Fluoride riboswitch aptamer (crcB RNA motif) from a Nitrospirota bacterium, 74 nucleotides, folded computationally. Of the family's consensus pairs, 100% are formed in the model. Model confidence (mean pLDDT): 75 of 100. It was read from a public genome assembly, where an Rfam model found it. Its Rfam family is "Fluoride riboswitch aptamer (crcB RNA motif)". Rfam links the family to the GO terms positive regulation of gene expression and response to fluoride.
RNA sequence: AUUUUAGCGGGCGAUGGAGUUCGCCUUUUUAAUAAAGAAACCGUCCGGGAAGGACUGAUGACUCCUGCUGAAGA
Numbered sequence: 001a002u003u004u005u006a007g008c009g010g011g012c013g014a015u016g017g018a019g020u021u022c023g024c025c026u027u028u029u030u031a032a033u034a035a036a037g038a039a040a041c042c043g044u045c046c047g048g049g050a051a052g053g054a055c056u057g058a059u060g061a062c063u064c065c066u067g068c069u070g071a072a073g074a
Stems, first nucleotide, its partner, number of pairs: 009026005016065006028036003043055004
């Protein structure tokens, strides 16, 4: 100097918030502050693809809260 792995930190897991937990990503430039960029991520079915049509869910998973919708009771 390069590569790999682990830990910590950060980010992400198809519509909001929180706790616990699981998985994934984690790189480049500047002396630094900082800024810019990158990765993970951005649902399902029919269709070669596109177009078009149809469909599920506020969770990655569990629980709670909030919002929306339906039914019943007071």